[in-house]
RNA sequence: GCUCUCAUAGUUCAACGGAUAGAACAGGAGUUUCCGAAAUUUCAGAUGUGGGUUCAAUUCCCGCUGAGAGCA
Numbered sequence: 001g002c003u004c005u006c007a008u009a010g011u012u013c014a015a016c017g018g019a020u021a022g023a024a025c026a027g028g029a030g031u032u033u034c035c036g037a038a039a040u041u042u043c044a045g046a047u048g049u050g051g052g053u054u055c056a057a058u059u060c061c062c063g064c065u066g067a068g069a070g071c072a
Stems, first nucleotide, its partner, number of pairs: 001071007010025004018055001027043005048064005
C1' cells in the first nucleotide's frame, strides 16, 4: 500500500429494518444475619463519529476514527 472483519452498559455477549435495545457478571439500595459471606428482592447504567437510504436504522450504504486478520 491492497483486501477483509469488528466497534452496543464498568466487563463478556444478544437483538428478521418495526417491542420500552435484552441477559450474565460487576456496581448501588433493601430483606435475611450478632457481624460478615451466601441467598433473595430491587435500582441505575450502552448503540465509536459525521452523512445518506427508508414511513421507520443497533441493523442497509458512504466517509472518518480506533482495534484485529490476510496479502505484498
A computed fold for a 72-nucleotide RNA from a bacterium, annotated as transfer RNA. Rfam family: tRNA. Rfam links the family to the GO term triplet codon-amino acid adaptor activity.